[in-house]
Parts: sequence; structure tokens; C1' cells
RNA sequence: CUCAUGCAGAGUGGCUGAGGGACUGGCCCGAUGAAGCCACGGCAACCGGUUGCGGUGCGACCCGCGAUGUCCAGGUGCCAAUUCCAGCUCCGGCUGUGUGCGGAGAAAAAUGAG
Repeated sequence: CUCAUGCAGAGUGGCUGAGGGACUGGCCCGAUGAAGCCACGGCAACCGGUUGCGGUGCGACCCGCGAUGUCCAGGUGCCAAUUCCAGCUCCGGCUGUGUGCGGAGAAAAAUGAG
């Protein structure tokens, strides 16, 4: 940089000690212990594995679509709140102007794959 995904799921203990939820605003979490590190436990998204159908093909170990966690949970990841909510644009209704309500899309960030 490109593509995919997000209203689901899953925490205890030890060390330590004041922050954390990306950013900004809000709203939350936190001395009944934040973040970090360690141990053990858990979840199941992507990859991988297995498998079905189709395609190219001499053939498929290649390509596409699907199923599968009773596939070793192997690799990455994750275990407060929808990605906590909004931020930009458009639409709708209310209202007479608030930038509040509902919806759609985008952006950003996160994770995976390349």
C1' cells in the first nucleotide's frame, strides 16, 4: 500500500502501583487495584488442516465457491461497554433552528492475509 472483517464469544492468580479505553470531544473503567510483565485458563475471527462442488488441465499438489472446532486449537490474534458513542458526507422525521434524534455510507484505528 491492497483486500477482508467487526451488535457474537472468552479471566483468574502473582509481581507492581496510577493510570486506561488509538486521536479529539463525550461517556465510562480504575486503590474492591489502571497500564505493564509473568503463570495458568479461556474464546474462535483470519490463515493453515480436512472435505464437497465447479473450472483449467494429461494430471492436479493450481484456481473459484461452499462446509467443517468431534481438526492437533498448529500460526497470528483476542478475553469491560457494538470498533463504548460521535467526529466527514448524504437521506429521513421532529423542530424552527438544536447540531440533538433515526438510517445509510465514508474516514480513522484495530486484527488477519498478501
A computed fold for a 114-nucleotide RNA from a soil metagenome, annotated as SAM riboswitch aptamer (S box leader). The sequence is in RNAcentral, with records from MGnify. The prediction has a mean pLDDT of 79.